[in-house]
RNA sequence: AUCUUAUCCAGAGUGGCUGAGGGACGGGCCCUGUGACGCCACAGCAACCGAUCCGCCAACGGGGCGGAUGCUGGUGCUAAUUCCCGCCCAACUGAUCGGUG
Numbered sequence: 001a002u003c004u005u006a007u008c009c010a011g012a013g014u015g016g017c018u019g020a021g022g023g024a025c026g027g028g029c030c031c032u033g034u035g036a037c038g039c040c041a042c043a044g045c046a047a048c049c050g051a052u053c054c055g056c057c058a059a060c061g062g063g064g065c066g067g068a069u070g071c072u073g074g075u076g077c078u079a080a081u082u083c084c085c086g087c088c089c090a091a092c093u094g095a096u097c098g099g100u101g
Stems, first nucleotide, its partner, number of pairs: 013042005021031003025086004043078003048074002051069007089101002
């Protein structure tokens, strides 16, 4: 960098700079000069990977599975259920819409 897969109803802000759009896209519905979005500083949330510890399974390969820790490593995140719907399948229904898984 590309591809693929899993989870996603929880959680988390202050200040400075800037100045008009932003929430990917479409349709909604929201945020926004009471300053959004973005950038910077510090702060925080989380526990995906790593690290450390514990237990079990292995067996002499810093392996596998589960749990815990959270000052510190690698990412991520700090409006709204991934904001809602948009694709596929299924059951329900006489059928459609809508909703549900």
A computed fold for a 101-nucleotide RNA from Tautonia sociabilis, annotated as SAM riboswitch aptamer (S box leader). Taxonomically the source falls in Tautonia (Bacteria, Pseudomonadati, Planctomycetia, Isosphaerales). Its Rfam family is "SAM riboswitch aptamer (S box leader)". Rfam's curators write: The SAM riboswitch is found upstream of a number of genes which code for proteins involved in methionine or cysteine biosynthesis in Gram-positive bacteria. Its mean pLDDT, the model's own confidence on a scale to 100, is 78.